Background:
A computed fold for a 106-nucleotide RNA from an Actinomycetes bacterium, annotated as SAM riboswitch aptamer (S box leader). The source organism's lineage runs through Bacteria, Bacillati, Actinomycetota and Actinomycetes.
[in-house]
């Protein structure tokens, strides 16, 4: 950089620095010298991946025999913490051959 799959109406601060734009794009509408955006420090939140637990749901297999055990997979719930990510507004609203994040790939 490219495509695939999944998610995007919840959640989450305080300082320092910088100094005028920012919310990806178009149209709106917002935020912003009462200091936005960016960067740094500490803190926090939890959609995804990883680890573990529940035997709770479903499927399959093995053993056994009157209803049981074990194994594997999927889903759901939970725990701790690692990898990201995130901490204005429903991805702010609408539109678009639109965007962002995660995972495994080429």
């Nucleotide at each position: 950089c490219c495509a695939u799959c999944a998610u995007c109406c919840a959640g989450a601060g305080c300082g320092g620095u910088u100094g005028a734009g920012g919310g990806a794009c178009g149209g709106g509408c917002c935020c912003u010298g009462u200091g936005a955006c960016g960067c740094c420090g500490c803190g926090g939140c939890a959609a995804c991946c990883c680890u573990c637990c529940u035997c709770g749901u479903c499927c399959g297999g093995u053993a056994g025999u009157c209803g049981u055990a074990c194994c594997g997979g999927u889903c759901a719930g939970g725990a701790c913490a690692g990898g990201u990510g995130c901490c204005a507004a429903u991805g702010c609203c609408c539109g678009a051959u639109c965007g962002a994040u995660g995972a495994g790939g080429a």